[in-house]
Molecule: Fluoride riboswitch aptamer (crcB RNA motif)
Organism: Synergistales bacterium
RNA sequence: GGAAGUUCGGGGGAUGGAGUUCCCCUUACAAAUGCCCUUCAGGGCUGAUGACUCCUUCCAAGUA
Numbered sequence: 001g002g003a004a005g006u007u008c009g010g011g012g013g014a015u016g017g018a019g020u021u022c023c024c025c026u027u028a029c030a031a032a033u034g035c036c037c038u039u040c041a042g043g044g045c046u047g048a049u050g051a052c053u054c055c056u057u058c059c060a061a062g063u064a
Stems, first nucleotide, its partner, number of pairs: 009026005016055006034045004
């Protein structure tokens, strides 16, 4: 000086924030960028979570 592994840290997990936890990436556009149909031009559907809980935004219905 280089490579690999481990630990810590940092980051990511289809729309916001927080806590807990799981997975992934880690010097890097790396981890990530949903599903269905399709004549590949386009059309349709679900969800603020990776999962749980809470808050916030939006939508629908009902009550006061």